[in-house]
RNA sequence: UUGAUCCUGGCUCAGAACGAACGCUGGCGGCAUGCUUAACACAUGCAAGUCGAACGGGGUCUAGUACUUGUACUAGGCUUACGUGGCAGACGGGUGAGUAACGCGUGGGAUUACGUACCUUUUGGUUCAGAACAACGGCGGGAAACUGCCGCUAAUACUGGAUACGUCCUUUGCAAAAAGGAGAAAGAUUUAUCGCCAAAAGAGCGGCCCGCGUUAGAUUAGGUAGUUGGUGGGGUAAUGGCUCACCAAGCCUUUGAUCUAUAGCUGGUUUGAGAGGAUGACCAGCCACACUGGGACUGAGACACGGCCCAGACUCCUACGGGAGGCAGCAGUGGGGAAUAUUGGACAAUGGGGGCAACCCUGAUCCAGCGAUGCCGCGUGAGUGAAGAAGGCCUUCGGGUUGUAAAGCUCUUUUGGUUGGGAAGAUAAUGACGGUACCAACAGAAUAAGCCCCGGCUAACUUCGUGCCAGCAGCCGCGGUAAUACGAAGGGGGCAAGCGUUGUUCGGAAUGACUGGGCGUAAAGGGCGCGUAGGCGGUUUUGUAAGUUUGAUGUGAAAGCCCCGAGCUUAACUUGGGAAUGGCAUUGGAUACUGCAAAGCUAGAGAUUAAGAGAGGAAAGCGGAAUUGCAAGUGUAGAGGUGAAAUUCGUAGAUAUUUGCAAGAACACCGGUGGCGAAGGCGGCUUUCUGGCUUAAUACUGACGCUAAGGCGCGAAAGCGUGGGGAGCAAACAGGAUUAGAUACCCUGGUAGUCCACGCCCUAAACGAUGAAUGCUAGAUGUUGGUGGGGCAACCCAUCAGUGUCGCAGUUAACACGAUAAGCAUUCCACCUGGGGAGUACGGUCGCAAGAUUAAAACUUAAAGGAAUUGACGGGGACCCGCACAAGCGGUGGAGUAUGUGGUUUAAUUCGAAGCUACGCGCAAAACCUUACCAGCUUUUGACAUGGAGAGUUUGGGGUUCAGAGAUGAUCCCCUUCAUUUAGGUGGCUCUCACACAGGUGCUGCAUGGCUGUCGUCAGCUCGUGUCGUGAGAUGUUGGGUUAAGUCCCGCAACGAGCGCAACCCUUGCUAUUAGUUGCCAUCAGGUUAUGCUGGGCACUUUAAUGGUACUGCCGGUGACAAGCCGGAGGAAGGUAGGGAUGACGUCAAGUCCUCAUGGCCCUUAUAGGCUGGGCUACACACGUACUACAAUGGCGGUGACAAUGUGAUGCAACAGGGCAACCUUUAGCAAAUCACUUUAAAAGCCGCCUCAGUUCGGAUUGUUCUCUGCAACUCGAGAGCAUGAAGUCGGAAUCGCUAGUAAUCGUAGAUCAGCAUGCUACGGUGAAUACGUUCCCGGGUCUUGUACACACUGCCCGUCACACCAUGGGAGUUGGUUUUACCUUAAGGCAAUGAGCUAACCGGAAACGGAGGCAGUUGACCACGGUAAGAUCAGUGACUGGGGUGAAGUCGUAACAAGGUAGCCGUAGGGGAACCUGCGGCUGGAUCACCUCCUU
Repeated sequence: UUGAUCCUGGCUCAGAACGAACGCUGGCGGCAUGCUUAACACAUGCAAGUCGAACGGGGUCUAGUACUUGUACUAGGCUUACGUGGCAGACGGGUGAGUAACGCGUGGGAUUACGUACCUUUUGGUUCAGAACAACGGCGGGAAACUGCCGCUAAUACUGGAUACGUCCUUUGCAAAAAGGAGAAAGAUUUAUCGCCAAAAGAGCGGCCCGCGUUAGAUUAGGUAGUUGGUGGGGUAAUGGCUCACCAAGCCUUUGAUCUAUAGCUGGUUUGAGAGGAUGACCAGCCACACUGGGACUGAGACACGGCCCAGACUCCUACGGGAGGCAGCAGUGGGGAAUAUUGGACAAUGGGGGCAACCCUGAUCCAGCGAUGCCGCGUGAGUGAAGAAGGCCUUCGGGUUGUAAAGCUCUUUUGGUUGGGAAGAUAAUGACGGUACCAACAGAAUAAGCCCCGGCUAACUUCGUGCCAGCAGCCGCGGUAAUACGAAGGGGGCAAGCGUUGUUCGGAAUGACUGGGCGUAAAGGGCGCGUAGGCGGUUUUGUAAGUUUGAUGUGAAAGCCCCGAGCUUAACUUGGGAAUGGCAUUGGAUACUGCAAAGCUAGAGAUUAAGAGAGGAAAGCGGAAUUGCAAGUGUAGAGGUGAAAUUCGUAGAUAUUUGCAAGAACACCGGUGGCGAAGGCGGCUUUCUGGCUUAAUACUGACGCUAAGGCGCGAAAGCGUGGGGAGCAAACAGGAUUAGAUACCCUGGUAGUCCACGCCCUAAACGAUGAAUGCUAGAUGUUGGUGGGGCAACCCAUCAGUGUCGCAGUUAACACGAUAAGCAUUCCACCUGGGGAGUACGGUCGCAAGAUUAAAACUUAAAGGAAUUGACGGGGACCCGCACAAGCGGUGGAGUAUGUGGUUUAAUUCGAAGCUACGCGCAAAACCUUACCAGCUUUUGACAUGGAGAGUUUGGGGUUCAGAGAUGAUCCCCUUCAUUUAGGUGGCUCUCACACAGGUGCUGCAUGGCUGUCGUCAGCUCGUGUCGUGAGAUGUUGGGUUAAGUCCCGCAACGAGCGCAACCCUUGCUAUUAGUUGCCAUCAGGUUAUGCUGGGCACUUUAAUGGUACUGCCGGUGACAAGCCGGAGGAAGGUAGGGAUGACGUCAAGUCCUCAUGGCCCUUAUAGGCUGGGCUACACACGUACUACAAUGGCGGUGACAAUGUGAUGCAACAGGGCAACCUUUAGCAAAUCACUUUAAAAGCCGCCUCAGUUCGGAUUGUUCUCUGCAACUCGAGAGCAUGAAGUCGGAAUCGCUAGUAAUCGUAGAUCAGCAUGCUACGGUGAAUACGUUCCCGGGUCUUGUACACACUGCCCGUCACACCAUGGGAGUUGGUUUUACCUUAAGGCAAUGAGCUAACCGGAAACGGAGGCAGUUGACCACGGUAAGAUCAGUGACUGGGGUGAAGUCGUAACAAGGUAGCCGUAGGGGAACCUGCGGCUGGAUCACCUCCUU
């Protein structure tokens, strides 16, 4: 994530941090900090010198002497680093390229494997000689850098001799020790120091060795020839294959060697509750490096950042011959980059080098400058101030808010400014910082606030603009005309000299789980076993002391963190002390547990004996039933197959039936949640061989055990290879059907295959979706195999080993599991970490192949998922109802007309209503009006309402004339003379003016109220309390009956209640009482041709008010002793007596802004108002609803009986008269039980004609003459007379209504209305047929079931194809990096050899010369760069190509979800546009029905 719930699970946010960057903004100070990128290239300056008390020389000054007023000499002072010499340039400073290493960290070690300049201490010494080389001078070469030759010269430079307490070497020796041999020195200045040599020791520093720790990858599994060890030589300060010769063949590695990638390590930093994670800037320790690679020299120390040589690249100078250089020192420049500072001052302090010292040097360092980069501190004012100012914004127009905020008044002066004073840092002097910190005075609110956010998470809301646009967004998501989500404003919230954004790290994340997770169904148990390494392991005793535990000691640098103090005004910061530093090492003790060693034990495990069950496995043989084929007989026209058919077989004899034969495969019944096996799996019978299991007993062994990474073996089906076999079945294939299509489902055939032997393959929903082992933890009830007991059997009890169901505790997200655990524990192994991409690619291994196994990433996405809940749905199930079907009657659909709608047309044909639930609906009346539409004319505070000012006023009505189409304007005449009053007036009315406003049938019914339709008069919809459930929810409301009904009864964790049902209301049907006029007339009387006409009466009818009556009340049956149902009696009426009103919770964003009301928007000389005329009435057409018909149950003519409801004053109108008629004339009566409409209601009945035809049916249409209404019948009314006489002969598919006073049929009245009715609403008259029944269609209700649906099946959803974009695999190749091996070449260099050339010191020699030693040169092996060849590996690119992902909309089908319409899925094989289909085997994670078994009651 869902309609809601619980869970799993990922994504996202809130916190902290930073060497940061970017956007907006920016007052001050302190303390820190500042190239994370190009270990890229560097102009310029500086960064390591110093010593004259080692020495030579030069310069200069003073004095003296010689003297030609200038030079020379002597002596002294000062200076100079030119040279010799000494010490220091190996420190300090920078950087992190390399390095996975004894590099680093930590703890140790070697004195029989070490070194040490300067410093300290101690002992001893410091003697005698000698020869040179620089500088310098001279002569040369060169552009330069530099350099050659000759000559002079000093020393603390160099050399030789002497001496030797220690020292070193050799020999002897266990040692002590002895003997022999070897090896030193330097002076300076002065009278006290500084030096020098040898030796010993110390301190500090350094080299070496070892234990432990130190990133990722196994898609890197083998690596290694100086490699591992030994002996000997060499080398080093020193051990060592460090190096060489010889010998041996070792050494490292799954406790991860080798290889690849990445990386300086640490103290620490950051985060976190911690454990951990990430990190290694600044500071500190170590290491490595200094343009790249190699090399050595000097030296105590280097293989040397500011030294040397060589090679390479690059830059610069050049006279072209040749030279010079190395900022990863401090500044600075270019470049790169999102990005990181001044070519500053000083050695005053701290430290370093040199020197006796003065002192010199020091880009170390101390300071200053720049940057809000960070942390910390301060400020931008304080008090008062309500007319709650103005302005802004909102508004319900009242007000609210900004807001004590401002202004005003009264104060203060931090910071900044000006002026004055002025430190500490400095022990005596010396101060870059610096006239700085700090102090005082003065002026003045003066110089100083922004940024982000305001839908939820998450503190903070309104208006306007916009209108799926522009835009926002961390996630969810906002925006389609009322946006708290965009933009702006007002207001608010947060932080504040900063605030946001971006990036990175940790946290939250128990989301890698050590602390601290999981694996039946969510991701996750290996298909199963055997077993190696490893891990774990019963019981007793003794020893040991490795683990463990306790104490002591050492170490764990400083800084940092923490605690207590101290110093800067505070803080940051600095500083003193302490604590801590989970570690490592040494050492002493303890011995419970683990380990180890030893000795035992028997409960685990094994073994022995005796039994037992079994589809356990392998091989051989045998058997019967069936199918098919063949042969023969009988027999004749069909058979077969299906939903229905056809393909197919059959007159050449099928199917059927009988007999015989053949072949292959499989084994009915028994048969069972029965048995066996590790799993896969195993089923006729017999024999042989063979594995495991169980029970009982036992005097044996003595922990021999459990698990199991790698490894080995087994492993359904399909598939593969070779050879057989082949009856049936049957992928592929063919044909027939079905279908829109049908590469399917169905049918007819049919090949691989299925079977056997041998060999592969190694996968399944290989499932109990549940790894193995051990122990413990209630029961009940089946069943299989044993054993024991009750004396046997039946049966019962106990127990062991299996196999099922229910169930307590417990567990679980729930479902469920529950001694066969998914409970409580232990041990070991496998596996999981959001969905997709993908179990895919690449690589490896295996395979004949198919393929299996191991197994990613880019990219994409906010979900995917589990269980359960409520609905809805199902071509799931059960039950029930309804004019739902059926049974009937009459219609519609065909015709003509009427009417409504669509469409079309039009200037306009006003608008709305749209399946049922729009369409004779709004409209209970369109000629004008209505009227909203169109054309034209016309008015603008308006036809209507309220308010202000001014003027006038007696109000209302009627009429005349003129202009005009009229509205309207002008004019005159007549009648009447407003209300109230306190008598002043007020109100009212008319006109004029200005403004607020009026007005709108303009838009939005998807902003609304109200009203209405519909499901549906269907029986439902809920609540309180309780109970159950983690929860959504459930229960009640389900169940058994019953009813029209959730109606009632019974039962029940429910008990009650509400809205609905029913009843109460109206009406009809019976009746009583009361009351009789306008009604009625039985009796009495009168009158009439006749009539309640009259007197009279109220009995009857009737009217209209109040009552009664019907309740399953009574009887019988049935049912459960119920509710009820069935039948009967009585009754006017019988089971709701008929009809009506009455419409639950809700559904359809259903209808209506054009009844009314109303938010928002829009128009305001017009979308408002008025008027005339036109239109709503159009007409190729289509649909709905009606009327009239098609005729004889009829038409026409005549005759003739019986109603009810209503209506009437702008009205109904009698009688009478006229007209053929519509109608007209006239006016009795009646505001109505009185009069009128209303004469006779019509159909019906009776008599006559018509006789089946387009008619004596039907009446449309048309002509003509009239009537009525009305201002007016042209567009466009109704009616009458005469004439005309259309379609139509019962209506296709389809479809509607109705269950009784109903359908059908007949007329009557009313509303609207001047007139206009086939419509509507009522009224009565005549008056049927049928219902077996609930299988089916439609709608509805209840229960249950499945679900991937919840916008709820008009749902969801899969794959190909087409298009766009994205990342990725393959790819002929191609480019580059790294690396290996072999070979070639070999600079500098050291080593070795040689050294006939050269050669001062020493030795010999009188000398010549020789010797020792040395130098140049030459040679050799080694070796950097470079070259050639062959590989390995990584990366870039690549025509073409494969699949994947995303996308607004598209094409084809409909595979999945319901039994998804052929149940689905897994493995495998074949096929097909595609989802998919089919075969074989498997699974239930399949609905429904039936049966079996088991369980519960």